[in-house]
RNA sequence: GCCGGGGUGGCGGAACUGGCAGACGCAAGGGACUUAAAAUCCCUCGGGGAGUGAUCCCCGUACCGGUUCGAUUCCGGUCCUCGGCA
Numbered sequence: 001g002c003c004g005g006g007g008u009g010g011c012g013g014a015a016c017u018g019g020c021a022g023a024c025g026c027a028a029g030g031g032a033c034u035u036a037a038a039a040u041c042c043c044u045c046g047g048g049g050a051g052u053g054a055u056c057c058c059c060g061u062a063c064c065g066g067u068u069c070g071a072u073u074c075c076g077g078u079c080c081u082c083g084g085c086a
Stems, first nucleotide, its partner, number of pairs: 001085007010026003019069001028044005046059005062078005
């Protein structure tokens, strides 16, 4: 230099013929149980805003653009990483 795979919460890792982003697990926080712990069970768990609150709204898939009513997904470019060829 060329070809191919990959980049998604704090971490691992799904969602792939375009249709609610974040399933599931780990970690973390709160609660139950316990004399107290451990274990177990329940709830919460990206960022910002509105609301007393339930809840609602906007943004968010490496980065920048494009196509589309709609993009993690398709197209172009860039960066990083892994593998192959030279």
Molecule: transfer RNA
Organism: uncultured Negativicutes bacterium